[in-house]
SAM riboswitch aptamer (S box leader) from Sporosarcina pasteurii, 104 nucleotides, folded computationally.
RNA sequence: UUCUUAUCCAGAGAGACGGAGGGAUUGGCCCGAUGAAGUCUCAGCAACCAGCCAGAUGGCAUUGGUGCUAAUUCCAAAAGGUGUGAUCGCCUUGAAGAUAAGAA
Numbered sequence: 001u002u003c004u005u006a007u008c009c010a011g012a013g014a015g016a017c018g019g020a021g022g023g024a025u026u027g028g029c030c031c032g033a034u035g036a037a038g039u040c041u042c043a044g045c046a047a048c049c050a051g052c053c054a055g056a057u058g059g060c061a062u063u064g065g066u067g068c069u070a071a072u073u074c075c076a077a078a079a080g081g082u083g084u085g086a087u088c089g090c091c092u093u094g095a096a097g098a099u100a101a102g103a104a
Stems, first nucleotide, its partner, number of pairs: 001104008013042005021031003025077004043069003048065003051060003073096001078093006
């Protein structure tokens, strides 16, 4: 990097350095000098894998490996259905993305 499988309406932030961007892409809408990205320290959330019990679903724990700590993956994107006079809204599936585990 690619493929497969699972999950994505819950949850959880302070400080230091830094100094203008950030929320994947596009559009929208937001966040940001009352300090963005990034780095570090400490704290927390969760429970995918390892661990323990059961051995089908599952349950326990948080020691280790990841992950995460604005907004549902912030909303939409393609297809189908549906409510409304319309703006606009709702539902289902998918695409894309993220994370984990496995494989090449």
Rfam family: SAM riboswitch aptamer (S box leader). About the family: The SAM riboswitch is found upstream of a number of genes which code for proteins involved in methionine or cysteine biosynthesis in Gram-positive bacteria. Gene Ontology term of the family: regulation of gene expression.